The prediction has a mean pLDDT of 81. The part of an RNA shown here (small-subunit ribosomal RNA, central domain) has 526 nucleotides and comes from a soil metagenome.

Context: one part of a larger RNA
RNA sequence: UUGCAGUUAAAAAGCUCGUAGUUGAAAUUGGGCGCGGCUGACCGGUCCGCCUCCAGGCGUGAACUGGUCUCGGCCGUGCUUUUCCUCUUGGGCCGCCUGAGAGCGCUUCACUGUGCUCUCGGGAUGGCCCAGGACUUUUACUUUGAAAAAAUUAGAGUGUUCAAAGCAGGCAUUUGCUCGGAUACAUUAGCAUGGAAUAAUAGAAUAGGACGUCGAUCCUAUUUUGUUGGUUUCUAGGACCGCCGUAAUGAUUAAUAGGGAUAGUUGGGGGCAUUAGUAUUCGAUUGUCAGAGGUGAAAUUCUUGGAUUUAUUGAAGACUAACUACUGCGAAAGCAUUUGCCAAGGAUGUUUUCAUUAAUCAAGAACGAAAGUUAGGGGAUCGAAGACGAUUAGAUACCGUCGUAGUCUUAACCAUAAACUAUGCCGACUAGGGAUCGGGCGCAGUUUCAAAUGACUCGCUCGGCACCUUAAGAGAAAUCAAAGUUUUUGGGUUCUGGGGGGAGUAUGGUCGCAAGGCUGAAACUU
Numbered sequence: 001u002u003g004c005a006g007u008u009a010a011a012a013a014g015c016u017c018g019u020a021g022u023u024g025a026a027a028u029u030g031g032g033c034g035c036g037g038c039u040g041a042c043c044g045g046u047c048c049g050c051c052u053c054c055a056g057g058c059g060u061g062a063a064c065u066g067g068u069c070u071c072g073g074c075c076g077u078g079c080u081u082u083u084c085c086u087c088u089u090g091g092g093c094c095g096c097c098u099g100a101g102a103g104c105g106c107u108u109c110a111c112u113g114u115g116c117u118c119u120c121g122g123g124a125u126g127g128c129c130c131a132g133g134a135c136u137u138u139u140a141c142u143u144u145g146a147a148a149a150a151a152u153u154a155g156a157g158u159g160u161u162c163a164a165a166g167c168a169g170g171c172a173u174u175u176g177c178u179c180g181g182a183u184a185c186a187u188u189a190g191c192a193u194g195g196a197a198u199a200a201u202a203g204a205a206u207a208g209g210a211c212g213u214c215g216a217u218c219c220u221a222u223u224u225u226g227u228u229g230g231u232u233u234c235u236a237g238g239a240c241c242g243c244c245g246u247a248a249u250g251a252u253u254a255a256u257a258g259g260g261a262u263a264g265u266u267g268g269g270g271g272c273a274u275u276a277g278u279a280u281u282c283g284a285u286u287g288u289c290a291g292a293g294g295u296g297a298a299a300u301u302c303u304u305g306g307a308u309u310u311a312u313u314g315a316a317g318a319c320u321a322a323c324u325a326c327u328g329c330g331a332a333a334g335c336a337u338u339u340g341c342c343a344a345g346g347a348u349g350u351u352u353u354c355a356u357u358a359a360u361c362a363a364g365a366a367c368g369a370a371a372g373u374u375a376g377g378g379g380a381u382c383g384a385a386g387a388c389g390a391u392u393a394g395a396u397a398c399c400g401u402c403g404u405a406g407u408c409u410u411a412a413c414c415a416u417a418a419a420c421u422a423u424g425c426c427g428a429c430u431a432g433g434g435a436u437c438g439g440g441c442g443c444a445g446u447u448u449c450a451a452a453u454g455a456c457u458c459g460c461u462c463g464g465c466a467c468c469u470u471a472a473g474a475g476a477a478a479u480c481a482a483a484g485u486u487u488u489u490g491g492g493u494u495c496u497g498g499g500g501g502g503a504g505u506a507u508g509g510u511c512g513c514a515a516g517g518c519u520g521a522a523a524c525u526u
Stems, first nucleotide, its partner, number of pairs: 004497003007478002012494001014367001016365002021360003025253002030081011041068006047061001048059004086134010096123011138200003141195002144192002153184002157167002169178003210246003214242002217239005257357001258354003262349002265346002270342004276320002280316006287309001291302002328335002372413006382406001386402004424493003428485002431469003436464007444457004473480002499526003508519004
């Protein structure tokens, strides 16, 4: 690993990106003709048994044996279909084709014809072996073999009296004879070998590509020209270049994979600016007059210096009601007054384009509610801390009146939440329904005097947020179209958990101004 679990029992990182890693779409071979082996079918023969009137028939009978391609099946091997099994130099052997000569047999009028054998040739015509050279896509995988200490293990033989063991032993007539001391397994790596499915890898796109003839240029120099030396040519080998020729010359599809372009859209997605609304508090002015607040009931509190309340109006800072929904957008956190600007996104449409570019991801990075921290600004409301009034046995609370930090904003930190759908991401399949949001398509109808590419009704379709019904299925159940396709267990990939406490503690490391975050035990206990 086969083979666990992760909604709620322990456990999916808050979210996205992302390198290493892991995984990754489809596509080329099939016909025809032989040969051999095994096997089946059919047709026989011999032998055997039985029935026999004796022609024959039956039994198949785990006996022997022949034939057929008329008929199949399986395996191996060869030829062929445009299909190379490397090319080349030398040697040896065996074939094949062919020429000459000789001998022997049969034959003929006749070295006429034919067969066999031997000798000498010729043949880039085939196979095998040996040696050399030039080249060769590379692996994984798998087969077989060699190799791999013994003891151990499995296991053969053997009456240790049995057995655990041991490697002994057995037979003899008197010199002795004689069987053993097997075999298997032995995984990674390495060596040799057959296979070529599967999985990688490479090749010809600026042709610097393949093959061929020819011709330049450069390098090397064995042999032969009587010998030695020099130069040059031919020749042989190597490198490189050019023209020409040969060829079906050379780019696989276009994945209900992915990316890009494009069209009309769509959204409370983001940023900056602008703008509106009422409420609240505090002012100013104004009217009235005894209470007002607040509560379960009260009190703290405000009030003839006019509170509360009414009207007109100003300022400030926050917030964005109703519309507002099992609706939308966003990776999540999150996002709701108007208008403008800026860049971005999804889905849809497309007889557009590229062609594997993809999926998931240690390390690493961006964003990340609220609270909190630092420095400014701002401080209407609410309001930790604090003060007071109540309640109460007490109340350091719930209720009430005040109220600092904070709440808002700018610039920086922090990086956590029941950051929850307590459900990772990508892909496939499995079931019915009606709504709804966005796009597309379609016939007909409604609306409007008429028309519209508008709005509405209807149907189909792709993509969303959800819902209802059911359960072939799953589950401990609640329940779940996923939490199904799981003992009938393997689509890909990441993370996490292994009784409860101790403990997310100690310690170390690292990040942070701090608060703290990330990583993270053990003793002990049960």
It matches the Rfam family "Eukaryotic small subunit ribosomal RNA".